[in-house]
The RNA shown here (transfer RNA) has 72 nucleotides and comes from a Candidatus Woesearchaeota archaeon. Rfam family: tRNA. Rfam's curators write: Transfer RNA (tRNA) molecules are approximately 80 nucleotides in length. Their secondary structure includes four short double-helical elements and three loops (D, anti-codon, and T loops). Further hydrogen bonds mediate the characteristic L-shaped molecular structure. tRNAs have two regions of fundamental functional importance: the anti-codon, which is responsible for specific mRNA codon recognition, and the 3' end, to which the tRNAs corresponding amino acid is attached (by aminoacyl-tRNA synthetases). tRNAs cope with the degeneracy of the genetic code in two manners: having more than one tRNA (with a specific anti-codon) for a particular amino acid; and 'wobble' base-pairing, i.e. permitting non-standard base-pairing at the 3rd anti-codon position. Rfam links the family to the GO term triplet codon-amino acid adaptor activity. The coordinates come from a structure-prediction model, not an experiment, and the mean pLDDT is 85. The organism belongs to Candidatus Woesearchaeota, within Archaea. RNAcentral holds the sequence, with entries from ENA.
């Protein structure tokens, strides 16, 4: 200096144009004499940042941040 990948709730992952998804963990309830364990529900998300293209973008394209890996 080049090139390849990541980035999405407190962690963790899914989604290659049309409602952002599960898991745990949070909080309420149900169940127990109580607790765990189970169950049933509820909150939480500028999808790393800006511009673009498009009827619509998490998803396409640029250009920055971050962070892994590679080549000289």
């Nucleotide at each position: 200096g080049c090139c390849u990948c990541u980035g999405u709730a407190g962690c963790a992952u899914a989604g290659u144009a049309g409602u952002a998804u599960u898991g745990c963990g949070g909080c309420g309830g149900a169940u127990u004499c109580g607790u765990a364990a189970u169950c049933c529900g509820c909150a939480g998300g500028u999808c790393g940042c800006g511009u673009g293209u498009g009827c619509a973008a998490c998803u396409c394209a640029c250009g920055c941040c971050a962070g892994a890996g590679g080549c000289u």